[in-house]
């Protein structure tokens, strides 16, 4: 630098449910596990998703949608 078979310690949480913030999309806190080897971090490209607006534009959201950029246990069996 690659890889994720095998060992080991763990780890993180989707839907859904209460709470609480938002016009919403969604965020946040518990409970709960569907699945996850980067389901850590990040809005740089794309895509989606909301509110606005209506032919001139705008805000705002998703990283557990892809791609990039950063970091990082265990290991090394193909």
């Nucleotide at each position: 630098c690659a890889c994720g078979a095998c060992c080991a310690g763990g780890g993180c949480a989707a839907a859904c449910c209460c709470g609480c913030c938002g016009c919403a999309a969604g965020a946040c806190g518990g409970g709960c596990a569907c699945g996850c080897a980067a389901a850590g971090c990040c809005a740089g490209g794309g895509g989606c998703c909301u509110c606005a607006a209506c032919u001139g534009c705008g805000a705002g959201g998703c990283a557990g949608c892809c791609c990039a950029g950063c970091u990082a246990c265990c290991g090394u069996a193909a």